The RNA shown here (small-subunit ribosomal RNA) has 1462 nucleotides and comes from a metagenome.
[in-house]
């Protein structure tokens, strides 16, 4: 520091996800030791039991228990001590928790001239004199208990009176000082106080002053969310008097005034203890507030005060409430958020030891108390350290796994050998912590020494990419995985297991949370034309911001110093535990706040000045700027009248509609409403919406050139105000045309649409609402700056001089540089460079929706979420593909023609059906006379039955044995088994046969979607690419586009391209002409010869088959850019590729083939292998493809020594002769072929038939035969005789063909025993038509749009149906919280009263009275509670609304192409 993920690919935007660190954690698997830390995050839920605050006899009366002494055993004494009690101090600390609290609660810094402070320290003075009670005790009651009543005795450092008294308090007089209230001295008058013990003292007590410590109160500043909380407030804000407090204060009270707070967020709601700090981060920030430390708050819930220096008090009191416990039912008791412990919970420890240390309370002290604390225990909860051995050891062992079977790997790893002993264990020694005694820790710990033995000690996660690490098997969209992308449908590095590997390690993973990455809330550090985002526009308030210049202040700003910023923490250094963690010491940090001295440029305040901004003023100026009134013509419609007759309208075509009651058309007149042709223009005006005939009136703004004016008055603008198209709403008018709704007619599968005929709101006017638009330049306003060129509108100036040029200011456009931008593009009218202000955005969907508020008559507008869900949604550009987009151009593509198919019969293939089996494959073109160039057996793969199991076939091992051929017999369907005869033989170890064993053979079994090879198709279409260069961020582009031309990316020209490759063409073969070479089996012109090129002879010719020539737009003319080429012509056998063939670019279709062959994997192995017999592949209601033969006269039949070419032939072709009507049979020559044979070519020509189911047609059937073959039943072909079906030219539709072609005629061959109408070839005869490219199909190039890229057989929308999920409404219902009014009113303090009761003081001899006090009563305050009503939040809720998700559902076809109505 980045990475993955949107696409076919690219760049950008943008979200999601990952790698890091952290944790008081939990869970899973695993677990050796030690040190240091740490441990109820949940129920501030409820708690059994024990302990956590006592102490003082040196305050007191005393003696219950224990000890000791005495004892008459009743008791007495002592005070070593001490229960209970009176009294003092403490209990307000320490410890816990975070419920409440958004607050002066906390932090920080000030103030207190408005205050308090027990114990402690320093200091001054004093400590005199009296009195009355009371607890305990004793006696006696009540009660279950808790507890409590009465009588009586007594003490004090308990309580009370008096004296004295200052510098304490109050009043008055007076001096000084300050910071407003005030502070501080001096004097006068008044008020209030003491306690013993011991006596050397100490400890004490009282009253002053000061200090220290701790607190109270006040203020500035700082730190959460929400405006879907916008107004809040009556003790409220202030004053005066009074009260209260330690003290200021509405803190409380009476009266007076009407204030106070709030957009700089009051009030309300939600959440929350705050901080030092902790985690993260480069930092700025963000998150958190466990442990440790500071502060606050709380102590079952609520209220209250008492005591006290201090509390409204965790282990105190009173009251109310809930809960729990005891009870004799009358009444009582309790509060673990102290330490342990229990339930609860995913989860968090021992009912431990000790006061030895540190600290605290009491005490003079010893000491006592102390769950504070020190230790130990439990938990890998965290951090840190250590160990589980080290070295050698190759036959690279065994085993495992993989394998191409060679090997590789685990792996020096192990075994084995040498060595060591940390930790743990055992034994011995043995501290520090303690100061003078005292050690819980501590089995005597840490530590040291010795001993034995590798001995006791390794797991977890991961291995598709991100992300380090790969193979095998199993599984087969199943089981499962998954952080994101995504894996799994038979070859899974992604699931599970194994081997191996990678990572970390006493841990490793998972889950959760936080920060980071995320510049993804952007202060540092983002954006807003099209990705999310500029408000529809103006004016303007607050606010923000602001020209030149002088002075002043010193608020911001900068700087020095001072105070504070606790400690711990963090960073650096040093040091202590063996190291580290941990700890100690020192330094730094603590970015802050306050004070003080200084500086004054900049920003700011105040006081002046200026004129460049802004405004004003007088003069011009253009304009559909606005408002109001009036007015004009054209056109539509309607009405009236005339002319006139049968149609008019309307459409793709029609119909509805109108019209003989007279339409349309046409003429004249009239009525009425609305809109203003031409001019008219990327022309004008306006802030925007918007504004268009003409005239007049009123009125806003701009612009230009002047100017003696004002003097920063400016800009922007949250809220706010006004304006604001169309549609819509209200009231009243108006209504010609147009026209939602509606009606009818068409279209359609349907049409609630598009089209047509009608037609109402509305459109128009007035007044009032609405307040939204793709209100768009999708571009907020202002100011300044930054190349130009060309138009146009308005004004001014200058020049020449009457219509031009130059120039300037303001508008409005086009192009374009720098720059910007993801690109597209913008570019002085910025989307450039800067500044100021406002608005807005933060993934898609849900949703601009719900709820709430505001506005509105309504429609609705505005403000505006969440649950849930997805990993994308988007922008720009690229390459393709596609379009019922465009342009250009080809092709038997259409058209023009000729002949067919589709109808019939038959043949053949296929589907379907059938069957034991009808083997398998091929499936639009590009399967279907296809694999199959030939199924009776065989083939054969299928079915039935019968048999074989190392096998029909290959290689190897062991044992035995030796052979081979022929004939014929028995059983059997045969395979097979058995038996016989005969011929010929030792042929022989690398050999054959038989048997055995296991390795293996075998499989037309599966997968053509694992493959090779081969093939089809687009398509013989003209395309497909590369190198270098250039352009682009890039995908890519250029080249290959353009202008011509061609059959052609063929060639030429042009061009940031220049070249090249695969294709095209040519080279190859056949054919057409000629020459030459060679003449046998071919040929015969001349000579001879014959029945005959039969023979001699000859090779001229034909022919054969070798070699050459020939054709190249070469020549001429025209045309064209003078090019490429095209058109015409000459010559030529052939002319523009002469004709035909072979030849098939990059690629597409997961096209076809595992059944040609080969082959990975899987499967079968007495069978899915092998053999045999028989059957089947030949079935048959049907359907389709391809053919043959026909339907007839261009024909049938009969006759007839016309003329080919390609081919084939020895298991062959077969002349010729004979026999048979014939298929054929019997003989038999020739030929291994230019020699012989197949072999007759047929159409042709001649004659006949005369339009009919025929002398057409030949199916079907009967019968007799022939041939092949082991065998023609299923199931061959052929012949003869007989039979003589359908069919009279074929619906919709559809196929082939452009010349030696179609059509028509026959001939040959492969396969093959035999068998074809098929297939592959051969020649004979031999046409018609092409205007042309609008249309159908296919294709090529360019261009355009795209939401497609599996690429239009694409994508995709909505309703409905089903399932699930969250959510809104909902009659209501339940609960929380808050609030208003009223009622009740405990405890308590306060106020009043106080019949009653009353020791101290006073009066009095006394009785008694007084003062004071207490109980009681009354009053207002007030918690809980109650009644009634609001606000708010949440749960549930019949029913209901939409939303989201889901594999295949239904209906349509809305969007993306002109998406078929943009």
């Nucleotide at each position: 520091a980045g990475a993955g993920u949107u696409u076919g690919a690219u760049c950008c935007u943008g979200g999601c996800u990952c790698a890091g660190g952290a944790c008081g954690a939990a869970c899973g698997c695993u677990g050796g030791c030690g040190g240091c830390g740490u441990g109820c995050u949940u129920a501030a839920c409820a708690c059994a039991u024990g302990c956590a605050a006592g102490u003082c006899g040196a305050g007191c009366g005393g003696a219950a228990a224990g000890g000791c002494c005495c004892u008459u055993c009743g008791g007495g004494g002592u005070a070593c001590u001490c229960g209970a009690g009176c009294g003092g101090c403490g209990a307000a600390c320490g410890g816990g928790u975070g419920a409440g609290u958004a607050a002066c609660a906390c932090g920080u810094g000030a103030g207190u001239a408005a205050c308090c402070u027990g114990c402690c320290c320093c200091u001054g003075a004093c400590u005199c004199u009296g009195g009355g009670a009371u607890a305990a005790g004793c006696c006696u009651g009540g009660g279950a208990a808790a507890c409590u009543g009465g009588g009586u005795c007594u003490a004090a450092u308990a309580c009370c009176g008096g004296a004295u008294a200052c510098g304490a308090c109050c009043u008055c007089c007076u001096g000084c000082g300050g910071c407003a209230u005030c502070g501080u001295g001096g004097g006068u008058g008044g008020u209030g106080g003491a306690a013993a013990g011991u006596u050397u003292u100490u400890c004490g007590g009282u009253u002053g002053g000061g200090g220290a410590u701790g607190g109270g109160c006040u203020c500035g500043c700082g730190g959460c969310c929400u405006a879907u909380c916008a107004g809040c407030u009556u003790g409220u804000u202030g004053g005066u008097g009074g009260g209260g407090u330690a003290g200021u204060g509405g803190c409380c009270u009476a009266c007076c005034a009407a204030g106070g707070c709030g957009a700089c967020g009051a009030c309300g709601g939600g959440u929350a203890g705050c901080c030092g700090g902790c985690c993260u981060g480069a930092g700025a920030g963000g998150g958190c507030g466990a442990c440790c430390g500071g502060c606050c708050a709380c102590a079952c819930u609520g209220g209250g005060a008492c005591u006290g220096a201090g509390a409204c008090a965790c282990g105190g009191c009173c009251c109310a409430g809930a809960c729990u416990c005891c009870u004799a039912c009358g009444g009582g008791a309790g509060g673990c958020a102290g330490c342990a412990g229990u339930g609860g919970g995913a989860a968090u420890a021992u009912u431990g030891c000790g006061c030895a240390a540190u600290g605290g309370g009491c005490g003079g002290a010893a000491g006592c108390c102390u769950g504070a604390c020190g230790c130990a225990g439990c938990g890998a909860c965290g951090c840190c350290g250590c160990g589980u051995g080290c070295g050698g050891g190759a036959u690279g062992a065994c085993g495992g796994c993989c394998u191409u079977c060679g090997g590789g790997u685990u792996g020096u790893a192990a075994a084995c050998c040498u060595c060591u002993u940390u930790c743990a264990g055992c034994a011995g020694g043995g501290a520090c912590g303690a100061a003078g005694u005292u050690g819980a820790c501590g089995u005597g710990u840490a530590c040291c020494u010795g001993c034995a033995g590798a001995a006791g000690a390794a797991g977890c996660g991961c291995c598709g990419g991100c992300u380090a690490a790969c193979u095998a098997c199993g599984u087969g969209c199943c089981a499962g995985c998954a952080g994101c992308c995504g894996c799994g449908g038979u070859a899974a590095u992604a699931c599970g297991u194994a081997g191996g590997g990678c990572g970390c390690a006493a841990g490793c993973g998972u889950u959760g949370u936080c920060c980071g990455g995320a510049a993804u809330u952007a202060u540092u550090g983002g954006g807003c034309g099209u990705a999310a985002a500029g408000a529809g526009c103006u004016c303007g308030u607050a606010g923000g911001u602001g020209g030149c210049u002088g002075g002043u202040c010193g608020c911001g700003u900068c700087u020095g110093c001072c105070g504070u910023g606790a400690a711990a923490g963090c960073c650096c250094g040093c040091a202590g535990c063996u190291u580290a963690a941990c700890u100690g010491c020192g330094g730094g940090u603590c970015u802050g706040c306050g004070g003080u001295g200084g500086a004054u440029a900049c920003g700011g305040g105040c006081c002046g000045g200026c004129u460049a901004g802004a405004g004003g003023u007088a003069g011009g100026u253009a304009g559909g700027g606005g408002c109001a009134a009036g007015u004009g013509g054209a056109a539509u419609u309607c009405c009236u009248g005339g002319u006139g007759u049968a149609g008019c309208g309307g459409u793709g075509a029609a119909a509805u509609g109108c019209g003989c009651a007279g339409a349309u058309a046409u003429c004249a007149g009239g009525a009425g409403g609305a809109a203003c042709a031409c001019c008219g223009g990327u022309g004008g005006c306006g802030a925007a919406g918007g504004c268009g005939g003409c005239u007049c009136a009123c009125u806003g703004g701009u612009c230009c050139g002047g100017u003696a004016c004002u003097g920063a008055c400016g800009c922007u603008g949250a809220g706010g105000u006004g304006c604001g198209a169309a549609a819509g709403c209200g009231u009243g008018g108006g209504g010609a045309g147009c026209a939602a709704a509606c009606a009818g007619g068409a279209u359609c599968a349907g049409a609630c649409a598009c089209c047509c005929u009608g037609g109402u709101a509305g459109u128009c006017c007035a007044c009032g609402c609405c307040g939204u638009a793709a209100a768009c330049u999708a571009u907020g306003g202002g100011u300044g700056c930054u190349a130009g060129c060309c138009g146009u509108c308005g004004g001014g100036g200058a020049g020449c001089a009457u219509g031009c040029u130059c120039u300037u200011c303001g508008g409005u456009g086009g192009c374009g540089c720098a720059g910007c931008a993801a690109a597209c593009g913008c570019a002085u009218u910025a989307a450039g460079c800067a500044c100021c202000c406002c608005g807005c955005c933060u993934g898609g969907g849900g949703a601009g929706u719900a709820c709430g508020g505001u506005c509105g008559c309504a429609a609705g507008a505005u403000u505006a979420a969440a649950a849930c869900u997805c990993a994308a949604a988007g922008g720009a550009a690229u390459u393709g593909a596609c379009g019922g987009g465009g342009g250009c151009c080809c092709g038997c593509a259409c058209a023009a023609g000729c002949g067919g198919u589709g109808g019939a019969g038959c043949a053949u293939g296929u589907g379907g059906u059938u069957u034991a089996a009808u083997u398998c494959g091929a499936g639009g073109c590009a399967a279907c006379g296809c694999g199959a160039a030939g199924a009776a057996c065989c083939u054969u793969a299928c079915c039935a039955g019968c048999c074989c199991u190392u096998g029909a076939c290959u290689u190897c091992c062991c044992g035995a044995u030796c052979g081979g051929g022929g004939g014929a017999c028995c059983a059997g369907a045969g395979a097979u088994g058995g038996a016989c005869c005969u011929c010929u033989u030792c042929a022989a170890u690398u050999g054959g046969u038989c048997g055995g064993u296991g390795a293996c053979a075998g499989g037309u079994g599966c997968u053509g979607c694992a493959u090779g090879g081969c093939u089809g198709u687009c398509g013989u279409c003209a395309g497909c690419u590369c190198g270098u260069g250039u352009c682009g961020u890039g995908a890519g582009a250029u080249g290959u586009u353009g202008g011509g031309u061609u059959a052609a990316g063929u060639c030429c020209c042009g061009c940031a391209a220049c070249g090249a490759g695969c294709g095209c063409a040519a080279c190859c073969c056949c054919u057409g002409c000629c020459a030459u070479u060679a003449g046998u089996u071919g040929c015969c012109a001349u000579c001879a010869u014959u029945a005959a090129g039969u023979u001699g002879g000859g090779c001229a010719c034909u022919c054969u088959a070798g070699u050459g020539g020939g054709a190249c737009u070469g020549c001429c003319g025209g045309u064209g850019a003078u090019a490429a080429g095209c058109c015409g012509g000459a010559g030529g056998a052939a002319g523009g590729u002469g004709g035909g063939g072979a030849u098939g670019a990059c690629g597409u279709c997961a096209a076809g083939u595992c059944a040609u062959c080969a082959u990975g994997g899987c499967c079968c192995u007495u069978a899915c292998g092998g053999g045999c017999u028989g059957g089947g592949c030949u079935a048959c209601a049907c359907a389709c493809g391809u053919g043959c033969u026909a339907c007839a006269a261009u024909g049938g039949c009969g006759g007839u020594g016309a003329c080919a070419a390609u081919g084939g032939g020895c298991a062959g072709c077969c002349a010729c002769u004979c026999c048979g009507c014939g298929a054929g049979g019997a003989g038999g020559a020739g030929c291994u072929a230019a020699u012989c044979c197949c072999a007759a070519a047929a159409a042709g020509c001649c004659g006949u038939c005369u339009c009919a189911g025929u002398u057409c047609g030949g199916a079907u059937u009967g019968u007799u035969c022939u041939c092949u073959g082991c065998a023609a039943c299923u199931c061959g072909a052929g012949a003869g005789c007989a039979u003589g079906a359908a069919g009279u030219c074929g619906g919709a539709a559809u196929c082939g063909c452009u010349a030696g072609u179609c059509a028509u005629c026959g001939c040959g061959g492969a396969u093959c025993c035999g068998c074809g109408u098929g297939c592959c070839g051969c020649g004979g005869u031999g046409a018609a038509u092409a205007c042309g490219u609008u249309c159908c199909c296919g294709g090529g190039c360019c261009u355009u749009g795209u939401a497609c890229a599996c690429a239009c057989c694409g994508c995709c929308c909505g309703u409905c149906a089903c399932a699930c999920c969250a959510u809104g409404g909902g009659a209501g219902u339940u609960g929380g919280u808050u609030u208003u009014a009223c009622c009740c009113g405990a405890a308590g303090a306060c106020g009043g009263u106080g019949c009653g009761c009353u020791a101290a003081c006073c009066a009095g001899c006394a009785a008694u009275g007084g003062a004071g006090g207490c109980a009681g009563c009354c009053g207002g305050c007030c918690a809980c509670g109650g009644u009634a009503g609001g606000g708010u939040c949440a749960g549930c809720g019949a029913c209901u609304g939409g939303g989201g998700u889901g594999a295949a559902g239904u209906c349509g076809a809305a969007a993306c192409a002109a998406g078929g109505u943009a």
The coordinates come from a structure-prediction model, not an experiment, and the mean pLDDT is 84. Its Rfam family is "Bacterial small subunit ribosomal RNA". Rfam links the family to the GO terms structural constituent of ribosome and ribosome.